[in-house]
Small-subunit ribosomal RNA, 5' domain from a metagenome, 545 nucleotides, folded computationally. Its mean pLDDT, the model's own confidence on a scale to 100, is 85. Rfam family: Bacterial small subunit ribosomal RNA. Its family is annotated with structural constituent of ribosome and ribosome in the Gene Ontology.
Context: one part of a larger RNA
RNA sequence: GGACGAACGUUGGCGGCGUGCUUCAUACAUGCAAGUCGUACGAGAAAGUCUCCUUCGGGAGAUGAGUAGAGUGGCGAACGGGUGAGUAACACGUGAGCAACCUGCCUCGAAGCUGGGGAUAACUCCGAGAAAUCGGUGCUAAUACCGAAUGCGGUCGUGAUCUCUCAUGAGGACACGAUCAAAGGGUGCCUCUGCUUGCAAGCAUUCACUUCGAGAGGGGCUCGCGGCCUAUCAGCUAGUUGGUGAGGUAAUGGCUCACCAAGGCGACGACGGGUAGCCGGCUUGAGAGGGUGUACGGCCACAUUGGAACUGAGACACGGUCCAAACUCCUACGGGAGGCAGCAGUAGGGAAUAUUGCGCAAUGGGCGAAAGCCUGACGCAGCAACGCCGCGUGAGCGAUGAAGGCCUUCGGGUCGUAAAGCUCUGUCAUGCGGGAAGAAAAACUUCCGGCUUAACCACCGGGAGGAUUGACGGUACCGCAAGAGGAAGCUCCGGCUAACUCCGUGCCAGCAGCCGCGGUAAUACGGAGGGAGCUAACGUUGUCC
Numbered sequence: 001g002g003a004c005g006a007a008c009g010u011u012g013g014c015g016g017c018g019u020g021c022u023u024c025a026u027a028c029a030u031g032c033a034a035g036u037c038g039u040a041c042g043a044g045a046a047a048g049u050c051u052c053c054u055u056c057g058g059g060a061g062a063u064g065a066g067u068a069g070a071g072u073g074g075c076g077a078a079c080g081g082g083u084g085a086g087u088a089a090c091a092c093g094u095g096a097g098c099a100a101c102c103u104g105c106c107u108c109g110a111a112g113c114u115g116g117g118g119a120u121a122a123c124u125c126c127g128a129g130a131a132a133u134c135g136g137u138g139c140u141a142a143u144a145c146c147g148a149a150u151g152c153g154g155u156c157g158u159g160a161u162c163u164c165u166c167a168u169g170a171g172g173a174c175a176c177g178a179u180c181a182a183a184g185g186g187u188g189c190c191u192c193u194g195c196u197u198g199c200a201a202g203c204a205u206u207c208a209c210u211u212c213g214a215g216a217g218g219g220g221c222u223c224g225c226g227g228c229c230u231a232u233c234a235g236c237u238a239g240u241u242g243g244u245g246a247g248g249u250a251a252u253g254g255c256u257c258a259c260c261a262a263g264g265c266g267a268c269g270a271c272g273g274g275u276a277g278c279c280g281g282c283u284u285g286a287g288a289g290g291g292u293g294u295a296c297g298g299c300c301a302c303a304u305u306g307g308a309a310c311u312g313a314g315a316c317a318c319g320g321u322c323c324a325a326a327c328u329c330c331u332a333c334g335g336g337a338g339g340c341a342g343c344a345g346u347a348g349g350g351a352a353u354a355u356u357g358c359g360c361a362a363u364g365g366g367c368g369a370a371a372g373c374c375u376g377a378c379g380c381a382g383c384a385a386c387g388c389c390g391c392g393u394g395a396g397c398g399a400u401g402a403a404g405g406c407c408u409u410c411g412g413g414u415c416g417u418a419a420a421g422c423u424c425u426g427u428c429a430u431g432c433g434g435g436a437a438g439a440a441a442a443a444c445u446u447c448c449g450g451c452u453u454a455a456c457c458a459c460c461g462g463g464a465g466g467a468u469u470g471a472c473g474g475u476a477c478c479g480c481a482a483g484a485g486g487a488a489g490c491u492c493c494g495g496c497u498a499a500c501u502c503c504g505u506g507c508c509a510g511c512a513g514c515c516g517c518g519g520u521a522a523u524a525c526g527g528a529g530g531g532a533g534c535u536a537a538c539g540u541u542g543u544c545c
Stems, first nucleotide, its partner, number of pairs: 001545004006541005013391006019384002021349001026347003030344003035075003040072002048063006082302003092226007101219003106215007114148001116146002123138001125136004153180007161172004184207006193200003228274003235265003240262008277299004281292004304325005327338004355381001357380003363377001364375004394424004404415004428486001430481005444466001446464003449460002489534005494515003500529005510517002
């Protein structure tokens, strides 16, 4: 000199864009943060309103409404969001490999979607319990569950064959045998089939479903190389190192187990200890290098602590389950409930870090055919000079160089064109008005072309037209009005280092980054005048180069 997620002191007008618990991975009141689908399924209220009856207590019907709220089922909940505790490791970065692997949704291609069965929740009734919740009886549906059929095909076995590879081998075509599927929903139609009015078990189409192949994207595993300190850690190791066999996994492998052998690592630092998430980056520097890993992006790990599996394409699962522990809460003492390192917020800790805000309008995500619903992701707003950037606090003229302050050699000098005064301007702020700007184009409705069909509907692509939707926000911006009016401080002035005099003090009080100042003429302490520097900031402290 530069930099900062900064803090402290003094001061403080406005705006834009960013950033904001670095400490206790401490404990958490409250609200919200993951739902959705009625075009999978069965069932299905109430209040209110209207009508009728009435013994005036009430009752019935319709509507509300196939709505609400539950339940079965599907998909999602493994994403998104947070944190950095742990981890010195194939965790990360980079480059390879898998002939040792998996992959829901999506895209393309091939083939199919036949015919049955038994349950169960909801519901009813009964019961247990303070509650959380649970048990039993009876009924019912499905795209829930289970057999059977079929097998383009997949898998396994046997036989025979071709191509390729660095290898354990990989891939392809063939024959035989065994084994393995499925689910329906919506809309439309009468050409075929059945009854024959029209509807369907028929046909068409669409969304689903099943099996297989390929892809895309995602993941799993292995390896080379690379990046901390410590030898005042020198020896470490029994599933240890290897083999055979088996188990397990999507898959290789001591991953696990049985048996066998005695190996394996280490001064090129094993083992131990300390510290630490890693990277793109950021910062400094001419570079080499050093420091660092906040925000944003990628990867990893974790979710009160420890352990475990279940479901699933995917988890050993932040807002799932079970067990144990600590803590907190409820209890009828028998037993139960909880997990903010999600967004706000609270307490504590600390030098120190924000609102219990608005909205799904946009972008993105989940579900849905869609309308749409959900979304503390996100978009915005609020707070903070925390940072960077921009603007303003006025401009011109104005000498009798006014008054006043300070200094003085008492002549004067200086603050100083500075002020006053005159003439102007109108940024920002203020008030009034305009501004439904932009952010938004879609979805939706209607019309026109193509595919399919017996024909239409539907579907696909393109074009045209119409309507609706904004949290921010009456914001940005624009216009008008008034009027210099509301808006400057901080540090320093001995040398380094730009800037000097007077007074006070008298080794006192004090200053200080280093050298050093102060003991009666202090440019170094304190005040004043003047000056220098930076400026909505200026200094100090801390940290890094």